Bacterial RNase P class A from a Bacteroidota bacterium, 417 nucleotides, folded computationally.
RNA sequence: GCGGCAGGCCGCUUUAUCGUCCCGGUGUACAUCGGGAAGGAAAGUCCGGGCAACGCAGGGCACCGUGCUUCUUAACGGGAAGAUCUUUGAAAGGGGAUAGCAACGUAACAGAAAAUAACCAUCCCGAUUUGAUGUAUCAUUUUGGGGAACGGGUGAAAAGGUGCGGUAAAAGCGCACCGGCGGCGGUGGUAACACAGUCGGCCGUACGUCUCACGGGUUGCAAAGCCAAAUAUAUCCUGAUUGUUUGCCGCUGUUGCGGUACAGCAAAGCUGCCCGCUUUGUUUCUUUGACGCACGAAGAAGUCAGGAGGGGUAGGCUGCAAGGAGCAAAGCAGUAAUGUUUUGCCAAGAUAAAUGAUAAAGGUUCUCUGUUUAACGGCAGAGGAUACAGAACCCGGCUUACAGGUCUGCCAUUUUU
Numbered sequence: 001g002c003g004g005c006a007g008g009c010c011g012c013u014u015u016a017u018c019g020u021c022c023c024g025g026u027g028u029a030c031a032u033c034g035g036g037a038a039g040g041a042a043a044g045u046c047c048g049g050g051c052a053a054c055g056c057a058g059g060g061c062a063c064c065g066u067g068c069u070u071c072u073u074a075a076c077g078g079g080a081a082g083a084u085c086u087u088u089g090a091a092a093g094g095g096g097a098u099a100g101c102a103a104c105g106u107a108a109c110a111g112a113a114a115a116u117a118a119c120c121a122u123c124c125c126g127a128u129u130u131g132a133u134g135u136a137u138c139a140u141u142u143u144g145g146g147g148a149a150c151g152g153g154u155g156a157a158a159a160g161g162u163g164c165g166g167u168a169a170a171a172g173c174g175c176a177c178c179g180g181c182g183g184c185g186g187u188g189g190u191a192a193c194a195c196a197g198u199c200g201g202c203c204g205u206a207c208g209u210c211u212c213a214c215g216g217g218u219u220g221c222a223a224a225g226c227c228a229a230a231u232a233u234a235u236c237c238u239g240a241u242u243g244u245u246u247g248c249c250g251c252u253g254u255u256g257c258g259g260u261a262c263a264g265c266a267a268a269g270c271u272g273c274c275c276g277c278u279u280u281g282u283u284u285c286u287u288u289g290a291c292g293c294a295c296g297a298a299g300a301a302g303u304c305a306g307g308a309g310g311g312g313u314a315g316g317c318u319g320c321a322a323g324g325a326g327c328a329a330a331g332c333a334g335u336a337a338u339g340u341u342u343u344g345c346c347a348a349g350a351u352a353a354a355u356g357a358u359a360a361a362g363g364u365u366c367u368c369u370g371u372u373u374a375a376c377g378g379c380a381g382a383g384g385a386u387a388c389a390g391a392a393c394c395c396g397g398c399u400u401a402c403a404g405g406u407c408u409g410c411c412a413u414u415u416u417u
Stems, first nucleotide, its partner, number of pairs: 001413001003411008012362007020037008039388001043399002046397005051220004058275004063216005068082005083098006099211002103209005119152002122147006130139003160178006179203002181200004186195003224318004235308007242263002246261006264282006283301007326345008363386010
């Protein structure tokens, strides 16, 4: 000097004219004066919360999420630092995974067989064809039975590797060394783990189901609350419409009446189911069986709950002066994330959605030309570029997009000293 990698920062400014929105002051509307007006990602809606509502909110199951260690955070599936395994790269670096293992399942195709297997070859016993030869053996052909997984083949992989022994032929079958796994204690580390030693023939891998631990109510500012105005809940359907003089209180001459409590029945209830718990309702009359009380049956009205079907409103205000797990600067602690102390600050608030348009000058940067310098560089002129992009309750993360410039560190290579 070229290239690559990791982390961070900046990413336009001023003037003039006209225009938009908000806040404050002054005058009736409106005008005028002053002040202010998009982000590092406002994006994606992938996570975690604040806040709000469901009257209170509990337990179990289902379902979903996470899963190494330590630290950090309000919390996170986040961040920082690290460990082991794995993948990619020449390297710096980038990506992925991480609790458990008793059981079950899968691993296409090929192959006999993907964990009780035999295609070729091979060993033993019996029978058999042919030949040699000297009674008996040897070789060879075909076949029945019984072994073995050593050789060859297929495959990503055939079930640790090498060597020796052993066997009819073989195999961790046994032994030695090595590898993996497990136990034990030692050293280092907060730990995950690492290193060395010793013991054990324990010896195929991966993925999924499953098991365990921890966590999770739902919906979301289109949440929710208030005001004004208007209207019809007309009508229909379904369900409940009980008990005990039991307990207590009040009234009454008594039967009894009212209230409360408890139980029953019905309905609703913070998620999908179940349980518990809570809330609401549980009243009156008529007819009749049988003259009256009590009791039974039927009906009507009323109350509550659920459902159907309709009616009114679609205006305004708050939420929303954005005050917060807030922001900025400096110090201290820490490898860092982050924590803490001191000082200061309050930054857009629209509701179909404002924060803009035009002109000029500049800033930064790129290319070319000229000039100057030993060179880097400087100066001048011309032309180009000025990215990604736009709040909608708020905050912390993750992911994605980004013209150009700049800072720090690392890797590799070339040249010079």
About this RNA: It matches the Rfam family "Bacterial RNase P class A". From the family's description: Ribonuclease P (RNase P) is a ubiquitous endoribonuclease, found in archaea, bacteria and eukarya as well as chloroplasts and mitochondria. By type it is a ribozyme. Taxonomically the source falls in Bacteroidota (Bacteria, Pseudomonadati). The prediction has a mean pLDDT of 75.